[in-house]
Context: one part of a larger RNA
């Protein structure tokens, strides 16, 4: 735009999609069956294989924003301590976050109508026949059931609460952001505020800094010091920025 005031929440579910998958063991039971030899239907239980979803507590992997080591060379005037360049320079770790080789669950189970077959009753055609009337069983397939989607389902549904005019309800423009995300959208917050930064604290990673004592000719090693630094993680604080204003709007 429609959905016949207008918005905000919350649904029903017409209808759409998606899944349906099999192995092996034990048990029943060495039973029924069979001379033997071999060996079950059903019926309970366990455990796999592919494929799905969905997560990150653990097992790992990545982590050119985090630690720490070491080369060369230039550079901060020098030592010392850096810093830039060399695939992230190389190389040993690694938080969030993403991940699989990790973990978790999934197909079912039941219902209904039924196929092919199996039956009862049963005349027609005194018999016989599942069939003609009439009654039943029966399949991973089919309609429910399980999952997502969904009233543009124009048949446009319902159900609860605000709104009655120089505007209300409400949305938006603007800004902080992120469980969003190409933009756009969606989501959270916008001072009656913890939405991001900072700060403080913690986790947690690296692994004991710098400077300065000390011992050594020196290389170095040792004390201060489980130090020092630190991303994205969690708590906490208004110290910064969400200020102010404006359109729409029955």
């Nucleotide at each position: 735009c429609g959905u016949u005031g207008g918005a905000a929440g919350u649904u029903u579910g017409a209808g759409a999609g998606g899944g349906c998958c099999u192995g092996u063991c034990c048990u029943u039971a060495g039973u029924a069956c069979g001379a033997g030899a071999g060996g079950a239907c059903c019926g309970g239980g366990a455990u796999g294989g592919a494929c799905g979803u969905a997560c990150c507590g653990a097992u790992g992997g990545u982590g050119u924003u985090c630690c720490a080591g070491u080369u060369g060379u230039u550079c901060u005037g020098c030592c010392a301590a850096g810093a830039g360049c060399a695939u992230u320079g190389c190389u040993g770790g690694g938080u969030a976050g993403c991940u699989a080789a990790g973990u978790a669950c999934g197909g079912a189970a039941g219902a209904g109508a039924u196929a092919a077959c199996c039956g009862c009753u049963g005349a027609a055609a005194g018999c016989a026949u599942c069939u003609a009337a009439g009654u039943g069983g029966g399949a991973a397939a089919c309609u429910c059931g399980c999952c997502u989607c969904a009233a543009g389902a124009u048949u446009a549904g319902a159900c609860u609460u605000c709104c009655c005019a120089a505007u209300u309800a409400a949305g938006g423009u603007c800004g902080u952001a992120g469980u969003a995300g190409a933009c756009c959208a969606c989501u959270a917050c916008g001072u009656u505020g913890a939405u991001a930064g900072g700060u403080c604290a913690a986790a947690a990673g690296u692994g004991u800094a710098a400077g300065u004592g000390u011992g050594g000719c020196a290389a170095c090693a040792u004390a201060u010091u489980u130090a020092g630094c630190u991303a994205a993680u969690u708590g906490a604080u208004a110290c910064u920025a969400a200020u102010a204003a404006c359109c729409u709007g029955a």
Predicted 3D model of a 250-nucleotide part of an RNA (large-subunit ribosomal RNA, domain VI) from a Rickettsiales bacterium. The coordinates come from a structure-prediction model, not an experiment, and the mean pLDDT is 89. The RNAcentral record of the full RNA draws on ENA.